[in-house]
Context: one part of a larger RNA
RNA sequence: CGUUGGAGCUUUGAGAGGAUUCUUCUUUAGUACGAGAGGACUUCGAAGGACGGACCUCUGGUGCACCAGUUGUCACGCUAGUGGCACGGCUGGGUAGCUAUGUCCGGAACGGAUAACCGCUGAAGGCAUCUAAGCGGGAAGCCCACCUCAAGAUGAGAGCUCCAGUCCCGAUUCGUCGGGAGAGAGGCCGCUGGUAGACCACCAGCUUGAUAGGCCGGGUGUGUAAGGCGCGAAAUCGUCUCAGCUAACCGGUACUAACGGCCAAGGG
Numbered sequence: 001c002g003u004u005g006g007a008g009c010u011u012u013g014a015g016a017g018g019a020u021u022c023u024u025c026u027u028u029a030g031u032a033c034g035a036g037a038g039g040a041c042u043u044c045g046a047a048g049g050a051c052g053g054a055c056c057u058c059u060g061g062u063g064c065a066c067c068a069g070u071u072g073u074c075a076c077g078c079u080a081g082u083g084g085c086a087c088g089g090c091u092g093g094g095u096a097g098c099u100a101u102g103u104c105c106g107g108a109a110c111g112g113a114u115a116a117c118c119g120c121u122g123a124a125g126g127c128a129u130c131u132a133a134g135c136g137g138g139a140a141g142c143c144c145a146c147c148u149c150a151a152g153a154u155g156a157g158a159g160c161u162c163c164a165g166u167c168c169c170g171a172u173u174c175g176u177c178g179g180g181a182g183a184g185a186g187g188c189c190g191c192u193g194g195u196a197g198a199c200c201a202c203c204a205g206c207u208u209g210a211u212a213g214g215c216c217g218g219g220u221g222u223g224u225a226a227g228g229c230g231c232g233a234a235a236u237c238g239u240c241u242c243a244g245c246u247a248a249c250c251g252g253u254a255c256u257a258a259c260g261g262c263c264a265a266g267g268g
Base pairs, nucleotide, nucleotide: 001152005163006162007161008160009159010158011157015149016148017147018146021049022048023047024046025045033038051106052105053104054103055102059100060099061098062097066093067092068091069090070089071086072085073084074083075082076081111143112142117137118136119135120134166181167180168179169178170177171176186263187262188261189260190206191205192204193203194202211257212256213255214253215252216251217250218249221245222244227240228239229238230237
């Protein structure tokens, strides 16, 4: 820009892409077959490999904004307590998120037309012949079926709902025509953000508000803070203390920030 007024939501599916896998065990059965050795078709069931998708409850990893321990040095006048730097100084753990080696799921089944091949009926050609007319069976393959995208499918589809058809000026053959204004479903910009994300887009919100931050409560992690008291010469230890601190998690709460602006129909 188009899709023939303007919108929001839900869809149909022309078409396109993806997937389609392999093995073992049990049963049938040590049966059919075979002198024996050996050893099935078929049917149900079970398990697994590789591959793919999703996810983070579990098992782990990471987790340079969490907690603790600790070395050297410097600073805060000193003690104590902290902070800076040294690969996050080093070490032990670890929330959310992300993640695989973790968890769940998938390949199927049904149907249609067929290939090689197997048949029925059957002439040419009194017989025979699956074929010439006609009719069946028959593959991990083909078309469906399964998953995803999909109406710019210009052949531009469908459904539901919402908004508007008002006024003014000029012209008029009185049918309308040209110009303008208002209102309006809705949309956009802007702003707060994340379940989204390179940007854009998408999604949640914008005071009629829990969108983010803060604060409060909880959870989780770390592992018993500082300070006081007690024992001791001191180091240390015990106790108040399952303490203190705690990111991204859960819930609540308007304290802070979401101010404000624009576009938008009279068709063919």
RNAcentral holds the full RNA, with entries from ENA.
This is a predicted structure of a 268-nucleotide part of an RNA (large-subunit ribosomal RNA, domain VI) from a Planctomycetota bacterium.
The source organism's lineage runs through Bacteria, Pseudomonadati and Planctomycetota.
Its mean pLDDT, the model's own confidence on a scale to 100, is 85.
It matches the Rfam family "Bacterial large subunit ribosomal RNA".